[in-house]
């Protein structure tokens, strides 16, 4: 440098209308020693008490040797003997194997190294031996003492058991000499001196075995060692054998490992000591890797053996299946004593959610003994039980539509299940039957698994399918049932009558002998970030300094190699893991070979960084000089102007405060004014986004004193330098202590006002405090919500203080540079707002600090402090969000601009009275129902006496008062329908009596039953169609395709004009378009023309019907940007939309109508239909909202008189004439209407009468007496006469309508209608005004900005007390239990050391005795136990504090808008609460105004 090979990272739901981000929470994978629910065919490998190291029945789990030794027994033999079996002495073994994690934070465990500070039985290899004696004991025998267990005592006997003596290759011990090696001799050699050994069996024998001493191996072990692996600092100080030294003991060995006796040291923030948790590692699981979890099965180490101590024996133990004590517990007892330890394999109970048979053989593989044969082996090999887990296999396969039957769905046509069945045709894996039948045993025999694997034949589709799921995420949908129920859920969320989310069914996805749940662990999560985040506003920069250790540290040389790179090497056991090959029919499993895997050691080179030593440099830092600016800082002194207050003058009735008022001062003389005087506090102009200062903060003037900063030359120093955990200082207001001081202001507190209330705001008034001195306190929106220091990186323009140059007479200016201090902006950053050389931008070293909201900056412990309180800092529980920026409505007791009979100026009214209508209320057998702010309330209703009609009482039908088909039936049928009954429906049934086609048979149509259905003004307007009201006839309301944004979206559509108008211009990242405006329709004013009936002046003036012309800011002037447009003129019948009308964008209000009409769904069916008669819908204390009539001379009232228009008319209009005082009645022309009627229009004008009053005003109410609709006017109807004669004198507090042919007055007509309760609606014309300065304000409304914590959009949102119910926790007087030490006191066993009371075989001695031994005793030490005081962790509790959370409580209105007193931080007082005030400080404040600066011109 090429090639090969292998590996190699996914996401999505939820915050809002809606976006981007920020963040927490959930989901999809993957894993277990797993359990649970359903569910289960076979096999092959594994796996299997995770809880009570809880108590244990019952068997088994350690023995062996007779070739060490002496006895018994049995057999066989006459017998010597032999041969097998053994209790006992002896030896080896039993310290392995085999369970188990309690303890243990330790040299315990991994790894690395040392041991010159050690040991090693059996095994190897090597050298030297093993001669000669000696005294005893078990067993045995007797005798004894216990209930047993177990002993006592006498007496023989043996050995490879014990005990001297010789020997000494050696070895130990002591002395002396000793050379080299080491980090470092206690090794090593020489020489001496003194101690110090042995066992025999077998074999006919060789000869094997076994003995003693020593040296060497291998193996295994004991100890020291550097380095790694948990949590809490709310455990910070720990320690007397502690630390080290000298001597002495000890051990196989170093050591305070132990003792006495010196000395006073050890350890600690790189975390000591203390407390909690834990057996460590190979490995295991996840993960892209870094990591993060765990520590079953296997391997390796280490602990432990009911608990607690002890030592004995041994080559090793202080010893699972030995010993002794001591406690607990459980047995056995003659009650005197005694026995026992399954965390060995099986099982037993308990405990638990949960875990297995009292199986088989020692055949293999492995211990042990033994010379061997063999015996022993719950190590082991293997079988049983369990879908616990991994892998494999199978429940059939082809073909087969009438798309069967049945289930479900359905638009009723069909579609699904499904080629699925079933039918045909093949296969037998597996399971079942039968028969053969192993490897596993190295040379014969011997196999626990085992008649097992495997094979080979038989018969037959035969013996085998579930389990979750179907709302998103997640793959997969209808239908019935339920009605915030039962339910469901992992998250968001789902169910209140059309649930794809609860159940069921049917299909449907997934996976499959398994499938869902739970439960834990990794991942996803880059959500603790080493790899790999962050801190201006989303959590997050200490309030600032000054400096400790700690990190990092400029420019050259020179060493050294510690850090770092590279080779070499040693080691990291085994197994696992990855790759390659193999063996079981694959696979799992298994076997063999490579690799991977340390922050390790050794060594051997590099020397470029970094380090570490030397020696320099001068750029960073300082230091000297000279020069400048300042509210730095501390003390001292002075000085004016105001406030108050005191005294003097002068002067009289108020003043003083507020939205308006009152408290308060005043005739005892204030306030206002002038003099004089006294006290304390602040320092007005200058004054400035000017300046100092680490911040905190600092402001009259002048002196002392002193800190720090800038510039200038570049003389000295030579990296002194950066940050900085603790640690020290400094620290606004306020607050506390002492002790002054106190004019002015002021918590608290009085007191007046506001209001529901007013604990506030707002007034009078006042103490703390505010000032000063000396001492605390350590906080703040201590903010640039931006640590410090250092370096790079485009411009502009202000301003302070230096220095240079240029200019100037000095100045002012100009340029340039250095330190400060704003501002606009490039790149670049950034969620975005925004920052940009004074960075949030590129980088570097350092500290701080964050990890989802609440709980909570709180509780408990520690620290400080006089308190107040500051620092430090959790948990339990609880919610799916909490939040940043932008965004786009909406909305503000926020700006701005315009419009509207919105206000204002006008008229005329309601609001008072009588009455009519509606409504609300009441009350009724019923008062039928709807409509309810604007947008209900003379509305549905353009006409309730019966009927309408829907209510309500009483009677009556049931297929039905009406519709559609079907099936019987009927031929004097349908249909009319007299007497009677009866209130009526009805019922009853004399009489009369049809209709269409017709092949004349009959069908149709009627009618009767039957049966399917009709019927419903019952219920949902919140399931709906379709109309309709309001905003609002307001100018608005989108879209394409481009630009801008990460995007929600924004631009267009904002801007300057204009306009009635998003009308038009003009200018523009817009350019066009679209629904709305305008205009096209009607209708009215003017003209011209036709036509000329039925109109009229008799010839088209008028009038009708048609056509059509006329008006466009077209024309002049001014004005504007010379645009759109206003303004004003002429002309015209009309002038700037001429008047009026129809037209109603996109929406808003779940707005109104199921009761006009339709209509899903529910209900109702001898009734919620249907039918009839009477009744109510017309009630009546009393409340409104619409309207009449009046209340009077602009009138009443009496005669005369005059001129309309729209429209109706044949079941109608009705004329003329006559009769009634009238209302009407007779009549009966005319007219189907420009012809005839309705028709009198009224106001008005003329005369006359009233004369200011309850009237000659006003007509309510009542009384006779008439009419007229209609079967019927009693409840309940209009009229008319003639009598009656109530309220009412002009209407509170408020509210309506109208800009011109309008308001106001005045009368015609229509409609519905038999009639009318018409005063009401809908039109008609006559008569016919005032007023508008103006846009502040009330109300609706457009646009534009600007705040929001609203998006159900202010009828929004929220805060706290309080009352009630759950839940978890803090103190609490005590009560209680654990744990680990501490003092004292008793003190087992035993080891050591002492003593010499007893005993005593081996040696020595002739004896005595002695040497040793062993009992006993005495002491040190010491388990456990006992007192006692305190420490520490729970539990609990009368009481009590906050907290969280719950249905629509209760009391306020704190916050979000200027939130109605702008909100907040720190502090102090005060108050039901939210909270209010004072002092100091923040903009995270709305809105004017001003200065300043900056952009653009």
């Nucleotide at each position: 440098a090429u090639u090969c090979u292998g590996c190699g990272g996914a996401g999505a739901g939820u915050u809002u209308g809606a976006u981007c981000c920020u963040g927490g929470c959930u989901c999809a994978g993957g894993a277990u020693g797993a359990a649970c629910g359903c569910u289960g065919g076979c096999g092959g490998c594994g796996u299997g008490c995770c809880u009570a190291a809880u108590a244990c029945a019952u068997g088994c789990a350690a023995g062996u040797c007779g070739a060490a030794c002496g006895g018994g027994u049995g057999u066989a033999g006459c017998a010597a003997u032999a041969c097998a079996c053994u209790a006992g002495u002896g030896g080896c073994g039993a310290a392995c194997g085999g369970g188990u994690g309690a303890g243990u934070a330790a040299c315990a465990c991994g790894u690395u190294g040392g041991u010159g500070a050690c040991c090693u039985g059996c095994c190897c290899u090597a050298a030297a031996g093993a001669g000669g004696g000696g005294a005893a004991u078990a067993c045995c025998a007797c005798u004894u003492c216990g209930a047993a267990a177990g002993g006592a005592g006498u007496g023989a006997c043996a050995a490879a058991a014990c005990c001297g003596c010789a020997u000494a290759a050696g070895c130990u011990a002591g002395u002396g000499c000793u050379a080299g090696u080491u980090a470092g001799a206690g090794a090593g050699g020489c020489a001496u001196u003194a101690g110090u050994a042995a066992a025999a069996g077998a074999g006919c024998a060789a000869u094997c075995u076994a003995c003693u001493u020593u040296a060497g191996g291998a193996g295994g072990g004991g100890c020291c060692u550097g380095c790694g692996g948990c949590c809490c600092a709310u455990c910070a100080g720990c320690u007397a054998g502690u630390u080290g030294g000298u001597g002495a003991g000890g051990u196989a060995a170093a050591a305070g490992c132990c003792c006495a006796c010196c000395a006073a040291g050890g350890c600690g923030a790189a975390g000591a000591c203390g407390g909690g948790u834990a057996g460590g590692g190979g490995a295991c699981c996840u993960g892209a890797g870094a990591g993060g979890g765990u520590g079953a099965u296997c391997c390796c180490c280490c602990a432990c053996a009911a608990u607690g101590g002890a030592a004995c024996u041994g080559a090793a133990a202080c010893a699972c299946g030995g010993u002794c004590c001591a406690u607990a517990c459980a047995c056995c007892u003659g009650c005197g004593g005694g026995u026992g330890g399954c965390a060995g394999c099986a099982g037993u109970a308990g405990g638990g959610a949960a875990u297995a048979u009292u199986g088989c053989u020692u055949a293999a593989u492995g211990g042990g003994c033994g010379a061997a044969a063999g015996c022993c082996u719950g190590a082991a090999g293997c079988a049983g039980c369990a879908a616990c887990g991994c892998c494999g296999c199978g429940u059939g396969a082809a073909c087969g539509a009438a798309g069967a039957a049945g289930g479900c769905c359905u638009u009723c046509g069909g579609g699904u299940c499904g080629u699925a069945a079933a039918g045909u045709u093949c296969u037998u894996u597996u399971a079942c039957g039968u028969g053969g039948g192993a490897u596993g045993a190295g040379g014969a025999a011997g196999g626990a698994c085992a008649g097992u694997a495997c094979c080979a034949c038989g018969a037959g589709a035969a013996u085998a399918a579930g389990u979750c799921u179907c709302g998103g995420c997640u793959a997969a949908c209808u239908a019935c049932g339920u009605g915030c129920c039962a339910g469901c859920a992992g998250c968001c969320g789902c169910g209140g009558u059309a649930a794809a989310a609860c159940g069921u069914a049917g299909g449907a996805g997934a996976c499959g002998a398994g499938c869902g749940u739970u439960a834990u662990c990794c991942g996803g999560a880059u959500u603790u970030a080493c790899u790999g985040g962050g801190c201006g506003u989303a959590a997050a920069g200490c309030g600032c300094g000054u400096g400790u250790a700690g990190g990092a540290g400029g420019c050259g040389c020179u060493a050294c190699a510690a850090g770092u790179u590279g080779g070499a090497u040693g080691u990291g056991a085994a197994a696992g893991c990855u790759c390659c090959c193999g063996g079981c029919u694959u696979a799992a499993c298994u076997g063999g070979g490579a690799g991977a895997g340390g922050u390790c050691g050794u060594u051997c080179a590099a020397g470029a960084c970094u380090g570490u030593a030397g020696g320099g440099c001068u750029a960073g830092a300082g230091u000297g000089a000279g020069g400048c600016a300042g509210a730095g800082g501390u003390a001292g002194a002075u000085g004016g102007a105001a406030c108050u207050c005191c005294g003097g003058g002068a002067g009289u009735a108020g003043u003083g405060g507020u939205g308006a008022a009152a408290u308060g001062c005043g005739u005892a003389g204030a306030u206002a004014u002038c003099c004089g005087g006294a006290a304390g506090a602040a320092c007005a102009c200058c004054a400035g986004a000017g300046g100092c200062g680490a911040a905190a903060g600092c402001g009259a003037u002048c002196u002392a004193c002193u800190g720090g900063g800038c510039c200038u030359a570049a003389a000295c120093u030579g990296a002194c330098a950066c940050u900085g955990a603790g640690a020290c200082g400094c620290g606004a207001a306020a607050g506390c202590c002492a002790g002054g001081g106190u004019a002015g202001c002021a918590a608290a507190c009085g007191g007046g006002a506001u209001u529901a209330g007013a604990g506030a705001c707002c007034c009078c008034g006042g103490u703390a405090g505010u000032c000063c001195u000396g001492g605390c306190c350590g906080u703040a929106a201590a903010c640039g919500a931006u640590g410090u220091a250092g370096a790079c990186u485009g411009a502009g323009c202000g301003u302070u203080g230096g220095u240079u140059g240029g200019g100037u007479a000095a100045a002012a200016c100009c340029a340039a540079u250095c330190a400060g201090u704003g501002c606009u902006g490039a790149a670049g950053c950034a969620a975005a707002c925004g920052c940009g050389a004074u960075a949030a931008g590129u980088c570097u070293a350092c500290c701080g600090c964050c990890u989802g909201g609440g709980g909570a900056g709180u509780a408990c412990g520690g620290u400080c402090g006089c308190a107040a309180g500051a620092u430090u800092a959790a948990a339990a529980c609880u919610c799916a969000a909490a939040g940043g920026a932008a965004u786009u409505g909406a909305c503000g007791g926020g700006g701005g601009c315009c419009c509207g009979c919105a206000c204002a100026a006008g008229c005329a009214g309601c609001g008072g009275a009588g009455c009519g209508u509606g409504u609300g209320g009441u009350u009724u057998a019923a008062u039928u129902c709807g409509a309810u702010g604007a947008u209900a309330c003379a509305c549905g209703a353009a006409g309730a006496a019966c009927c309408u009609u829907a209510c309500c009482a009483g009677g009556g039908u049931u297929u039905g008062a009406c519709a559609u088909a079907c099936a019987a039936g009927u031929g004097g049928u349908a249909g009319u329908g007299a007497a009677g009954c009866g209130a009526a429906a009805g019922u009853a049934g004399a009489a009369c009596g049809a209709c269409c086609c017709u092949u004349c048979g009959g069908g149709g149509a009627g009618c009767u039953u039957g049966a399917a259905c009709a019927g419903g003004u019952g219920c949902u307007g919140c399931a709906u169609g379709g109309c309709u009201g309001u905003c609002g006839u307001c100018a608005g309301c989108u879209c394409g395709u481009g630009u801008c944004g990460u995007g929600a979206g924004a631009u267009g559509u904002u801007c300057g004009g204009u306009u009635a108008a998003g009308u038009c211009c003009g200018c523009u990242a817009a350019c066009g378009a679209g629904c709305g405006c305008a205009a096209c329709c009607c209708u009215u004013g003017u003209u011209g023309u036709g036509u000329g009936u039925u109109a009229c002046a008799c010839g088209u003036a008028u009038c009708a019907c048609g056509c059509a012309a006329g008006a466009c800011c077209g024309c002049c002037g001014g004005u504007a940007g010379a645009a759109a447009g206003c303004c004003g003129g002429a002309g015209g019948a009309a002038g700037g939309u001429g008047g009026g009308g129809a037209u109603g964008a996109c929406g808003u209000c779940a707005a109104g109508u199921c009761a006009g009409c339709a209509u899903g769904g529910c209900c109702u069916a001898u009734a919620u239909a249907u039918c009839c008669u009477g009744g109510g819908c017309u009630a009546c204390a009393c409340a409104c909202a619409c309207g009449c009539u009046a209340c009077a001379a602009u009138g009443g009232u009496c005669g005369g008189u005059a001129c309309a228009a729209u429209g109706g008319g044949u079941a109608g209009c009705u004329a003329a004439g006559c009769c009634g005082c009238g209302a009407g009645g007779c009549g009966g022309a005319g007219c189907c209407a420009a012809u005839c009627c309705u028709a009198a229009a009224a106001a008005g004008c003329c005369g006359g009468u009233c004369u200011c009053a309850g009237u000659u005003c006003a007509g309510a109410u009542u009384g006779c007496a008439g009419g007229c609709u209609g079967c019927a006017a009693c409840u309940c109807g209009c009229c008319u006469g003639c009598a009656u004669g109530a309220a009412g004198a002009u209407g509170g507090a408020g509210u309506u309508g109208c800009u011109a042919g309008u308001a106001a007055c005045c009368g015609c007509a229509g409609g519905u209608c038999a009639g009318c309760g018409a005063u009401a609606c809908u039109g008609c014309g006559g008569u016919g005004a005032a007023u508008a300065c103006g846009u502040u304000c009330c109300c609706g409304g457009g646009c534009c900005u600007u705040g929001u914590a609203c998006a159900c959009a202010c009828c929004g949102c929220c805060c706290g007390u309080c009352a009630c119910g759950u839940c978890a926790u803090g103190g609490g007087a005590g009560u209680u239990g654990g744990c680990a030490a501490c003092a004292c006191c008793u003190g087992a066993a035993g080891u050591c050391g002492g003593u010499a009371u007893c005993c005593u075989a081996a040696c020595c001695g002739a004896a005595a005795g002695g040497g040793g031994g062993g009992a006993g005793c005495c002491g040190c030490c010491a388990a456990a136990g006992g007192u006692g005081g305190g420490g520490u962790c729970g539990a609990u509790a009368a009481c009590u504090g906050g907290g969280a959370c719950g249905a629509a409580g209760u009391c306020g209105u704190a916050a979000c808008a200027a939130g109605g007193u702008a909100g907040g931080g720190c502090u102090a007082c005060c108050g039901g609460a939210a909270g209010g005030u004072g002092g100091c400080c923040c903009u995270g404040g709305a809105u004017c105004a001003c200065c300043u600066c900056c952009u653009u011109u």
The RNA shown here (small-subunit ribosomal RNA) has 1497 nucleotides and comes from Flexilinea flocculi. The RNAcentral record of the sequence draws on ENA. Model confidence (mean pLDDT): 84 of 100. NCBI's taxonomy places the organism under Bacteria, Chloroflexota, Anaerolineae, Anaerolineaceae, Flexilinea.